This is a predicted structure of a 537-nucleotide part of an RNA (small-subunit ribosomal RNA, 5' domain) from a metagenome.
It matches the Rfam family "Bacterial small subunit ribosomal RNA".
The coordinates come from a structure-prediction model, not an experiment, and the mean pLDDT is 82.
[in-house]
Context: one part of a larger RNA
RNA sequence: GGACGAACGCUGGCGGCGUGCCUAACACAUGCAAGUCGAACGAACGGAUGAGAGCUUGCUCUCCAAAGUGAGUGGCGGAUGGGUGUGUAACACGUGAGCAACCUACCUCUUGGCGGGGGAUAGCCGGCCUAACGGCCGGGUAAUACCGCGUAUUUCGCUUUAGUCGCAUGGCUUUUGCGUGAAAGUGGCCGCAAGGUCACACCAGGAGAGGGGCUCGCGGCCUAUCAGCUUGUUGGUGAGGUAACGGCUCACCAAGGCUACGACGGGUAGCUGGUCUGAGAGGAUGAUCAGCCACGUUGGGACUGAGAUACGGCCCAGACUCCUACGGGAGGCAGCAGUGGGAAUAUUGCGCAAUGGCCGAAAGGCUGACGCAGCGACGCCGCGUGUGGGAUGACGGCCUUCGGGUUGUAAACCACUGUCAGGGGGGACGAAUACCCGGCCCUUAAUAAGGGAUCGGGGGUGACGGUACCCCCAGAGGAAGCACCGGCCAACUCCGUGCCAGCAGCCGCGGUAAUACGGAGGGUGCAAGCGUUGUCC
Numbered sequence: 001g002g003a004c005g006a007a008c009g010c011u012g013g014c015g016g017c018g019u020g021c022c023u024a025a026c027a028c029a030u031g032c033a034a035g036u037c038g039a040a041c042g043a044a045c046g047g048a049u050g051a052g053a054g055c056u057u058g059c060u061c062u063c064c065a066a067a068g069u070g071a072g073u074g075g076c077g078g079a080u081g082g083g084u085g086u087g088u089a090a091c092a093c094g095u096g097a098g099c100a101a102c103c104u105a106c107c108u109c110u111u112g113g114c115g116g117g118g119g120a121u122a123g124c125c126g127g128c129c130u131a132a133c134g135g136c137c138g139g140g141u142a143a144u145a146c147c148g149c150g151u152a153u154u155u156c157g158c159u160u161u162a163g164u165c166g167c168a169u170g171g172c173u174u175u176u177g178c179g180u181g182a183a184a185g186u187g188g189c190c191g192c193a194a195g196g197u198c199a200c201a202c203c204a205g206g207a208g209a210g211g212g213g214c215u216c217g218c219g220g221c222c223u224a225u226c227a228g229c230u231u232g233u234u235g236g237u238g239a240g241g242u243a244a245c246g247g248c249u250c251a252c253c254a255a256g257g258c259u260a261c262g263a264c265g266g267g268u269a270g271c272u273g274g275u276c277u278g279a280g281a282g283g284a285u286g287a288u289c290a291g292c293c294a295c296g297u298u299g300g301g302a303c304u305g306a307g308a309u310a311c312g313g314c315c316c317a318g319a320c321u322c323c324u325a326c327g328g329g330a331g332g333c334a335g336c337a338g339u340g341g342g343a344a345u346a347u348u349g350c351g352c353a354a355u356g357g358c359c360g361a362a363a364g365g366c367u368g369a370c371g372c373a374g375c376g377a378c379g380c381c382g383c384g385u386g387u388g389g390g391a392u393g394a395c396g397g398c399c400u401u402c403g404g405g406u407u408g409u410a411a412a413c414c415a416c417u418g419u420c421a422g423g424g425g426g427g428a429c430g431a432a433u434a435c436c437c438g439g440c441c442c443u444u445a446a447u448a449a450g451g452g453a454u455c456g457g458g459g460g461u462g463a464c465g466g467u468a469c470c471c472c473c474a475g476a477g478g479a480a481g482c483a484c485c486g487g488c489c490a491a492c493u494c495c496g497u498g499c500c501a502g503c504a505g506c507c508g509c510g511g512u513a514a515u516a517c518g519g520a521g522g523g524u525g526c527a528a529g530c531g532u533u534g535u536c537c
Stems, first nucleotide, its partner, number of pairs: 001537004006533005013383006019376002021341001026340003030337003035076003040073002044069002050063006083295003093219007102212003107208007115149001117147002124139006156179003162173004185200006221267003228258003233255008270292004274285004297318005320331004347373001349372003355369001356367004386416004396407004420478001422473005430464001435458005440452003481526005486507003492521005502509002
């Protein structure tokens, strides 16, 4: 000199863009943060329109029952998004390879199929236990829930034939036989019906995309006042287990394996892209943003599922908090706000309008992701606090050699301007192929219904926000401080004090003429900031 997620002191006009618990991975009151689908299902509520009856002629009752609502079963999603950095010195991360040792729901392309049956169960009804959380018994019901049967390809297992390729185990293609393994409907339209058709689902394969799992080379902290470490340890055979290789686990066998090129131990630490600094080499660092990893009160465990570190799932144990009728129960903010704690870090805000996510055929619902607003000079950037003229160099202050000098064109005064703030008026972009109608193509027996891309027309939606921006009005009015002035280092005098009070980054000032302390005048430097402290280069 530069930098900062900064803090503190004094001061403080406006705007834009960023940014804001670095401490206690400490404890948390309250609200919200993951739901959705009635076009999977049966009840329940509901009751339009219609029909009928009573009649008081505008009310009541009954029946069929549409739209709608949603507790329960079922499906998909709660493994993403969001938070934190405790642990971890490790294939955790970065980079480059490999898997002939692997998995993959939804999505895309493609091949074929979707036959025929059965038994339950929640909700519900009845009864019972319990303070509560909740639970038990009996009856009975549906499905895209569950289970057999039939059929089945290039599924899988065993067997068999031939070809081809490879870095080994072997891979790919082809062929014979045996065994094994499926499925679900709903809605629209046509039809008296049977049924047909379309859309979305469903089942068995193949390919892809995207995602993940595993292995290896290399790279990146300190310490030798840590020198030896290791028994599932190192390797083999066999078995189990896994999606998969493997001591991953187990039985047996052998005695190996690592290490001064630093094993093992101890300390510290999430890693990277990056960030800061520096001419660079390098040094330091890892906030915000992005990728990966780990974690979710502490420790352990599995279940479900395509997928689990399962934050807002389950079980057990510990600590803590709360409720209790003392028998027993409930909870997990390192999600967004908010509270205590702390030198210090924000609102218990608005909205799903946009972008994105989940569900749904769609309409739409949910979304503290996100978009915005609020607070903080915390940072960067921009603007303003006026402009021109004006000497009797006014008054006042300070200094003085008492002549004057300086503050100082500074003020007053004159003439202007109109940024920002203030008042009034207008007023956005962000919105788009949501949806509807028509044309085109496809399917179909069909000019019905439906699907697809695109074109034309219609048409709805804004939290921010009456905000940005534009115009008008008035009027210099409302808007400057902070540090320093002995040298380094730009800037000097007076008074007070008298080794006192004090200053200080270093050298050092102060003991009666202090440019170094305190005040004043003047000056210097930055400026809505200026200094101090801390940390890094």